A computed fold for a 79-nucleotide RNA from a Nitrospirota bacterium, annotated as c-di-GMP-I riboswitch aptamer. The source organism's lineage runs through Bacteria, Pseudomonadati and Nitrospirota. The prediction has a mean pLDDT of 88.

[in-house]
């Protein structure tokens, strides 16, 4: 250098709720906050869970990556 780990330090992201604002929903996005994250950055591919529709054994299409595995990129450098 890289891999594996996660001491320190620089930072970083932001749950819940509240306000406003999109959606038929699940949910999103903006403010305020700060429960908590070493990827709580990103992808919806696989399994879950949640919405709508219907022909309702099940399919179709959406949603969720702060549900879990997977791909992929990244700051720092201690034992």
């Nucleotide at each position: 250098c890289c891999a594996u780990c996660g001491a320190a330090a620089a930072g970083g992201c932001a749950a819940c709720a509240u306000c406003c604002g999109g959606g038929u929903g699940a949910c999103c996005g903006g403010a305020u906050g700060a429960c908590g994250c070493a990827a709580a950055g990103c992808c919806a591919c696989c399994u879950g869970u949640c919405c709508u529709g219907a022909g309702u054994u099940u399919c179709a299409g959406g949603a969720u990556c702060g549900a879990g595995g997977g791909g992929u990129u990244g700051u720092c450098g201690a034992a």
The model forms 95% of the base pairs in the Rfam consensus.